[in-house]
Context: one part of a larger RNA
RNA sequence: CUGGGCAUAAAGCGCGCGUAGGCGGCUUGGUAAGUCGGAUGUGAAAGCCCUCAGCUCAACUGAGGAAAUGCGUCCGAUACUGCCGGGCUUGAGGCCUGGAGGGGAGUACGGAAUUCCUGGUGGAGCGGUGAAAUGCGUAGAUAUCAGGAGGAACGCCGGCGGCGAAAGCGGUACUCUGGACAGGUUCUGACGCUGAGGCGCGAAAGCUGGGGGAGCAAACGGGAUUAGAUACCCCGGUAGUCCUAGCCGUAAACGAUGGGCGCUAGGUAGUGGAGGUCCUAUUCCACCACUGCUGGAGCUAAUGUUUUAAGCGCCCCGCCUGGGGAGUACGGCCGCAAGGCUAAAACUC
Repeated sequence: CUGGGCAUAAAGCGCGCGUAGGCGGCUUGGUAAGUCGGAUGUGAAAGCCCUCAGCUCAACUGAGGAAAUGCGUCCGAUACUGCCGGGCUUGAGGCCUGGAGGGGAGUACGGAAUUCCUGGUGGAGCGGUGAAAUGCGUAGAUAUCAGGAGGAACGCCGGCGGCGAAAGCGGUACUCUGGACAGGUUCUGACGCUGAGGCGCGAAAGCUGGGGGAGCAAACGGGAUUAGAUACCCCGGUAGUCCUAGCCGUAAACGAUGGGCGCUAGGUAGUGGAGGUCCUAUUCCACCACUGCUGGAGCUAAUGUUUUAAGCGCCCCGCCUGGGGAGUACGGCCGCAAGGCUAAAACUC
């Protein structure tokens, strides 16, 4: 390279936007580059292959043929692809109407609870565990009432319910703002799909400067347990967790399943929307988008999957190639650092 693969065996980039490139709807005219046919020139000789011949045979050698799958030129064909031009509306997008939503950003506000502070009542315990002890408490704790401070998180509703590309998003109101969906069939007229590089977003932890700090809590101290206990349990407790600005760029970043389009039995439930059957509600009928369960065929090594495919096809990207060494060394790029990305070999089984 070919071939075969990527849910669980090695293998889908964490997710998006998009450059180059690859691929691309219906119809018509032109062109004839790709494509196809014919002719012609060339494709040295030797060799290979075929036929014949010469050395007694063979090897070897000689003659003729075939072949040389290629390239150039000319003539021709026009289905498909390309290129140029015209048209179309189903792909894609715009417009109008409508409703749904924890989608994003900012500001303000609210109640419950924990903790702390002040005051009142009260007077000996509280707390904690398997049992205890450390700890707190007559300088008045725990309990209880009133008031105050501060930080963080938003119970019920809440739901295999919603939204978002993913990470993720949940108190209330307002402001700004993204996307999706349904209906109308009004406009543009292929404007599309994917996407090497590139750019952006990206949980938690961690880092830098500044703030904040109620609760929780790595590290750390103490009490227990134990043969020991650098743990599990208990009492404390600092970074951190929160905010702001900037880094980091990882994850079992998972559906362990890349994106797009078309096609291929059903049953059942939910969310959003619009329609019909008689006006309304319910019911019934059929439809679109999304989210689940179940399941025939098919597929699969099996488990399973099954219109939300892992089925049947096409297009584009990423990735895999025995285990260990190793996601390591070296080099390069990035980072303040921690480290990240790219990524071997010897050796060994």
A computed fold for a 349-nucleotide part of an RNA from a metagenome, annotated as small-subunit ribosomal RNA, central domain.
It matches the Rfam family "Bacterial small subunit ribosomal RNA".
The RNAcentral record of the full RNA draws on SILVA.